[in-house]
Formats: sequence, C1' cells, structure tokens
RNA sequence: AUGUUAUCAAGAAAGGCCGAGGGACUAGACCCGACGACGCCUUAGCAACCCUUUCUCCGUAAUUGUACGUGAAAGAAGGUGCUAAAUUCUACUUUUGGUUGAUUGAAUCAAAAGAUAGAUAACUG
Repeated sequence: AUGUUAUCAAGAAAGGCCGAGGGACUAGACCCGACGACGCCUUAGCAACCCUUUCUCCGUAAUUGUACGUGAAAGAAGGUGCUAAAUUCUACUUUUGGUUGAUUGAAUCAAAAGAUAGAUAACUG
C1' cells in the first nucleotide's frame, strides 16, 4: 500500500516546550485559539479491538482430557487506540412531508434510511 470484517450520539486531562493558526481533503456553516489553540514530550486517565482468567451447550482434531472454535462472567499486566463539539454539521441517492410553481418537468426546506469518504482495531497478500 490492497482487500475483508466490526465499531464510530457513551467514556476519559493535567504539567512542560513551542508560537499561529486549527477542527482529514473541497465548499459552506459553526466552533477552538495570544486567558497560548494545533503540534511534540511526560504523567495520568478512558475504553475493552487484540488480550488475561474462570466457567461453558455443542462441534472438530487428537485415545483418558488437552487444543481450537461458540457463548457467559470477571479483569486490565501487555499491543494498539482514544481523552472539545455525533466522524462538529451539511453536500450524493432514495423515501416521506411542507412551500413555490404547475401541462409535464422542476426549485427549495425539513425528517428518516442508505451510500461515498474518513478514523480505529483485528485479519489478509
């Protein structure tokens, strides 16, 4: 770097350094920021993806009970991740409703669902 699967409205900040923009990209909105944001480092924390322990219907393999898979409970040592705002919101498609217009087509607003893109984890070649 490619692809697959899962999750993304919950949760969790202090100190030091730096010094001007930042919130992924484009546009709009909105917000954070010299009362120092963003970023980096340290420490702390959150969560439970991987993980650890115990139990477990059943299945597979291997002969006495072990391993793997399923499920349940507890946990947080380790690998990641995260610690403003829903992935800050909208944009694309469909449906429903409203308004304008009305011959058809259409425009616009709101809601819901989905897609795309992105982030993270585990796996993959």

SAM riboswitch aptamer (S box leader) from uncultured Marinicella sp., 125 nucleotides, folded computationally. Rfam family: SAM riboswitch aptamer (S box leader). The family is grouped with related families in Rfam's "SAM clan". It was read from a public genome assembly, where an Rfam model found it. Its mean pLDDT, the model's own confidence on a scale to 100, is 80. Taxonomically the source falls in Marinicella (Bacteria, Pseudomonadota, Gammaproteobacteria, Lysobacterales).